[in-house]
RNA sequence: GCCGGCGUAGCUCAGUUGGUUAGAGCGUAGCAUUCAUAAAGCUAAGGUCGCAGGUUCGAUCCCUGCCGUCGGCA
Numbered sequence: 001g002c003c004g005g006c007g008u009a010g011c012u013c014a015g016u017u018g019g020u021u022a023g024a025g026c027g028u029a030g031c032a033u034u035c036a037u038a039a040a041g042c043u044a045a046g047g048u049c050g051c052a053g054g055u056u057c058g059a060u061c062c063c064u065g066c067c068g069u070c071g072g073c074a
Base pairs, nucleotide, nucleotide: 001073002072003071004070005069006068007067010026011025012024013023019057028044029043030042031041050066051065052064053063054062
């Protein structure tokens, strides 16, 4: 330099032939329970879906460029 995969919550990940609330587990906070702690239980917070542009009535999803990361070729 060329080619390809990946980028979604603090962490690990799911998701969608373009549409209505963007989710799970773990973690965190609160509540309840207990003599107390832990576990199990209930509730909640937390996201510009990597960045920018385009297509579209509408983009996390499609297209283009860039950034990061992993791998292959040279």
Transfer RNA from a bacterium, 74 nucleotides, folded computationally. Its mean pLDDT, the model's own confidence on a scale to 100, is 80. The sequence was found in a public genome assembly. Rfam family: tRNA. About the family: Transfer RNA (tRNA) molecules are approximately 80 nucleotides in length. Rfam classes the family as a transfer RNA.